Source information: A computed fold for a 96-nucleotide RNA, annotated as c-di-GMP-I riboswitch aptamer.
[in-house]
RNA sequence: UCUCGAUAAAGGCAAACCGCCUGAAAGGGUGGGGCGCAAAACCACGAGCCUAAAGCCUCAAGUUUCUCAAAGGGGUAAGGUAGUCGGGUUGCCGAA
Numbered sequence: 001u002c003u004c005g006a007u008a009a010a011g012g013c014a015a016a017c018c019g020c021c022u023g024a025a026a027g028g029g030u031g032g033g034g035c036g037c038a039a040a041a042c043c044a045c046g047a048g049c050c051u052a053a054a055g056c057c058u059c060a061a062g063u064u065u066c067u068c069a070a071a072g073g074g075g076u077a078a079g080g081u082a083g084u085c086g087g088g089u090u091g092c093c094g095a096a
Stems, first nucleotide, its partner, number of pairs: 004094002012037002017032006035083001041089003045086003048081003056074003062068001
């Protein structure tokens, strides 16, 4: 230095759940909390997963001169998730 990872030391992060804020939602922020984590630090590049407001398709209550069109249904990521996996970047400690 690389690999590796202790019931080591010093510190660190923080799941569910609850309060508040934010968002159409998924989710995010913050305080409490602590399931866990050696990258549970950072990056949505690939795959997966979650959501579907707007636009699109459908249906058509209603309206009507042409028409327009609420509610409902469908599918869609340009929205998310790094604590789903892979990849990239950086990094504390040092027993075997």
About this RNA
The prediction has a mean pLDDT of 86.